[in-house]
Context: one part of a larger RNA
RNA sequence: GCCAGCGAGUUAAUGUGCGUGGCGAGCUUAAGACAGAGACAGUCGAAGGCGUAGGGAAACCGAGUCUGAAGAGGGCGGAUAAGUGGCGCAUAUUAGACACGAAACCAGGCGAGCUAUCCAUGGCCAGGCUGAAGUUACGGUAACACGUAAUGGAAGGCCGAACCCACCGAUGUUACAAAAUCGGGGGAUGAGUUGUGGAUAGAGGUGAAAUGCCAAACGAGCCUGGAGAUAGCUUGUUCUCCCCGAAAUAGCUUUAGGGCUAGCGUUGUGAGUUGGGUAUCGGAGGUAGAGCACUGUAUGGGCUAGGGGGCGUCAAGCUUACUGAACCCAAACAAACUCCGAAUGCCGGUAUGCCGAUCACAGCAGUUGGACUGCUUGAGAUGAGUUAAGUAGUCGAGAGGGAAAGAGCCCGGACCCUCGUCUAAGGUCCCGGAAUGUAUGCUAAGUGUAAAACGAGGUGAGUGUGUUGAGACAGCUAGUAGGUUGGCUUAGAAGCAGCCAUCCUUUAAAGAGUGCGUAACAGCUCCCUAGUCAAACGCAUUUGCGCGGAUAAUGUAACGGGUCUAAAGCAUACUACCGAAGACAGGGAUAGCGUCCGUGAAAGCGGGGGUUAUGGUAGGGGAGCGUUCCAUUUGCGGAGAAGGCGGUCUGUGAGGGUCGUUGGAGCGGAUGGGAGUGCGAAUGCUGGC
Numbered sequence: 001g002c003c004a005g006c007g008a009g010u011u012a013a014u015g016u017g018c019g020u021g022g023c024g025a026g027c028u029u030a031a032g033a034c035a036g037a038g039a040c041a042g043u044c045g046a047a048g049g050c051g052u053a054g055g056g057a058a059a060c061c062g063a064g065u066c067u068g069a070a071g072a073g074g075g076c077g078g079a080u081a082a083g084u085g086g087c088g089c090a091u092a093u094u095a096g097a098c099a100c101g102a103a104a105c106c107a108g109g110c111g112a113g114c115u116a117u118c119c120a121u122g123g124c125c126a127g128g129c130u131g132a133a134g135u136u137a138c139g140g141u142a143a144c145a146c147g148u149a150a151u152g153g154a155a156g157g158c159c160g161a162a163c164c165c166a167c168c169g170a171u172g173u174u175a176c177a178a179a180a181u182c183g184g185g186g187g188a189u190g191a192g193u194u195g196u197g198g199a200u201a202g203a204g205g206u207g208a209a210a211u212g213c214c215a216a217a218c219g220a221g222c223c224u225g226g227a228g229a230u231a232g233c234u235u236g237u238u239c240u241c242c243c244c245g246a247a248a249u250a251g252c253u254u255u256a257g258g259g260c261u262a263g264c265g266u267u268g269u270g271a272g273u274u275g276g277g278u279a280u281c282g283g284a285g286g287u288a289g290a291g292c293a294c295u296g297u298a299u300g301g302g303c304u305a306g307g308g309g310g311c312g313u314c315a316a317g318c319u320u321a322c323u324g325a326a327c328c329c330a331a332a333c334a335a336a337c338u339c340c341g342a343a344u345g346c347c348g349g350u351a352u353g354c355c356g357a358u359c360a361c362a363g364c365a366g367u368u369g370g371a372c373u374g375c376u377u378g379a380g381a382u383g384a385g386u387u388a389a390g391u392a393g394u395c396g397a398g399a400g401g402g403a404a405a406g407a408g409c410c411c412g413g414a415c416c417c418u419c420g421u422c423u424a425a426g427g428u429c430c431c432g433g434a435a436u437g438u439a440u441g442c443u444a445a446g447u448g449u450a451a452a453a454c455g456a457g458g459u460g461a462g463u464g465u466g467u468u469g470a471g472a473c474a475g476c477u478a479g480u481a482g483g484u485u486g487g488c489u490u491a492g493a494a495g496c497a498g499c500c501a502u503c504c505u506u507u508a509a510a511g512a513g514u515g516c517g518u519a520a521c522a523g524c525u526c527c528c529u530a531g532u533c534a535a536a537c538g539c540a541u542u543u544g545c546g547c548g549g550a551u552a553a554u555g556u557a558a559c560g561g562g563u564c565u566a567a568a569g570c571a572u573a574c575u576a577c578c579g580a581a582g583a584c585a586g587g588g589a590u591a592g593c594g595u596c597c598g599u600g601a602a603a604g605c606g607g608g609g610g611u612u613a614u615g616g617u618a619g620g621g622g623a624g625c626g627u628u629c630c631a632u633u634u635g636c637g638g639a640g641a642a643g644g645c646g647g648u649c650u651g652u653g654a655g656g657g658u659c660g661u662u663g664g665a666g667c668g669g670a671u672g673g674g675a676g677u678g679c680g681a682a683u684g685c686u687g688g689c
Stems, first nucleotide, its partner, number of pairs: 001689006011095010022084002026050003032044003054061002064076004098236002101233001105226006116200009125190001127159003130155001134151006163187003167184005202218001204214003211220001239624006249262005263367002265364007274357001275355002277352007289340001290338002295334003299330004306323002308320004370395010400411003415588004420584003426578003429562003435575001437574006448564001454548002458545010475532005481505003486500003511526001515524002589614005595608005625678001627675010643662008
């Protein structure tokens, strides 16, 4: 891991509700007894319980009573009357209370054969090196001291086996081993090491101290018991079908992953249209917007008091290219501004050939971790697949089609069947079902098939305003002059450093000069004009589609791919078609509501046709299947029971029947009753492989 077996809402007492029998103003027994083969059935047994009357704390009174001084008022009652005891189901409480699961706590015992320390008594430490004190001899001294040599053999001394330890590396890591092996390493006469016997015990011991060790997991050993400790936590919780169907919110909570009450679900009973939508009418309100009349913020202008500066015999006063409240004018801003002020929403009346809800009481719940999307807002960085509130939707609990793929987006809500039809979103060149559809344009960027500020004679469509056969625009040819080098300034200033002025003349036209240039001139060019050419050419602005801006990590990789250019891209209009579990058609099932028929005294039962409904988690309700045992009844079986295996038939399902074969002795049907009553999951338990 697989298979088989086992494996989880039970039982008792006491309440509550519903159902169903008994008796009924009553109902009922308990302990116990009688009888009996008997613990079953039966018969006794009103002690007690509930009900029939309430009020009061009580005495007590009583259809009343309490309060009170009260014939007051008020409170609770009565006049409006059904209970009680069985059985069944549901649920609550108390018990282990659906099952398994702690870490822990307490009590009594067992442990120092491991290990820590200690006590008693024993054992062990190859070999080598160094050479302390002391001693002796000699030298030396007045005597000591001191020196030299020898001797001597000290040391938590040195090197290094046994022995002890465990610093490094490798191997090992389902190991040789629940700590080892190999190669190195440290100590090795000492605070050494070791044998045996003994001591210390868990609220404790021992500890050269690491919370270490106390028999392979010690911040408090192990065993047994209290004990089924407790677990607001996790996991699991076993057959079928049918009806309805939530919540993730509010308040409170040593409360926040738990509860209680309400909200939302379901079932029953009662009420009977009270509910929703729409239309209309009537209300309350201060949001969006707007406004500046208040409260504040803030800009420009005008005017002015005041302030600052200056003058002043620092007096009066005068003055000011400074500032400037208030006031006036103009133009703004505001969640905590409002002279104003919607749309919606909310409340109510009326109507309604619309929908089908709504309310009360009672039983049972679950939910109180929500998620995303659109819209209105707060927080945040006008960040987040962020967070909080409101509102609507979807998911949650929703399958199907579309979006390549996707809980929350778009379409649309799956009772079952059909090789039937029509559509939605979305699509119709191929992958791929359906148009290489029609009409008119646009795009040249593969834009489409990601992106901003900003930039650009890309290109389409407008609008405004100009020039133009008296020849525009662009190009080419030619001219572009004189007073004059205007005046000033300047070293110079001649159109062209700068300042001022900017005239007149000749002309077809030509600025006291547009740019380059010179030291200054010169030179080139422009404005302007003519010629040539020949028909359109400028400027501004709005808008459609494009261009650049454009850089990422495995591999094209930002249309799903192929590919696509008068598209298979974009825009507008139109016609077809495809496309879903939607709609329709045909058949069928179940349930509700009308209706008809049959039967029956009725309740009801059976049948026909009509119509509506039938997604579903938590959860509520209903109807059934099967297992095992019991009672009653009726059957089968060696001419082959149960069980196994394989076919086949049948029911909406749990399931049921039948045939063959195996098997070899028991087993069914009907009705009713009782449960150790249904397994795939619990790191489930036991066994097998």
The part of an RNA shown here (large-subunit ribosomal RNA, domain II) has 689 nucleotides and comes from a Chloroflexota bacterium. Rfam family: Bacterial large subunit ribosomal RNA. Rfam links the family to the GO terms ribosome and structural constituent of ribosome. The coordinates come from a structure-prediction model, not an experiment, and the mean pLDDT is 86.